The RNA shown here (SAM riboswitch aptamer (S box leader)) has 123 nucleotides and comes from Chitinophaga pinensis. Its Rfam family is "SAM riboswitch aptamer (S box leader)". Rfam's curators write: The SAM riboswitch is found upstream of a number of genes which code for proteins involved in methionine or cysteine biosynthesis in Gram-positive bacteria. Its family is annotated with regulation of gene expression in the Gene Ontology. Its mean pLDDT, the model's own confidence on a scale to 100, is 79. NCBI's taxonomy places the organism under Bacteria, Chitinophagia, Chitinophagales, Chitinophagaceae, Chitinophaga. The sequence was found by an Rfam model in a public genome assembly.
[in-house]
């Protein structure tokens, strides 16, 4: 790079260097010289792995029973691995319901599709 699977409405930025561009993509709509993107330093947020207890369930040991492995569910934590620190994943596609509007269309709210990030897994 690819599959699987879980999330994707909330959360959180300062300082140096350094200068024109960023927001995946096409379109629109932001954001930027009152400083994009990069890099570092430091600082944060968050629980995906993790960490702690507690039940539960398969199953290994046993006479049993303590135990021990995996798995799940809830709870506590924030040391480690990642990940994040403008807008909903800023908005794009689609059914439905309600409002509004002479229509086109529009908003709001709830499904659903696809892409997309991010983990933890796999080969």
């Nucleotide at each position: 790079a690819g599959c699987u699977u879980a999330u994707c409405a909330a959360g959180a930025a300062a300082g140096a260097c350094u200068g024109a561009g960023g927001g995946a993509c096409c379109g629109g709509c932001c954001c930027g010289u009152u400083g994009a993107a990069g890099u570092c330093u430091u600082g944060g947020c968050a629980a995906c792995c993790c960490c702690u207890a507690a039940c539960g369930g398969c199953g290994c040991u046993u006479c049993a029973u303590c135990g021990c492995c995996c798995c799940g569910u809830u709870c506590c934590g924030a040391a480690g691995g990642u990940g994040c620190c403008a807008a909903c994943u800023c908005c794009u596609c689609u059914g439905a319901a309600a409002c509004a509007g002479c229509a086109a269309u529009g908003u709001u709210u709830u499904g659903g599709u696809g892409a997309g990030a991010u983990a933890a897994g796999u080969a």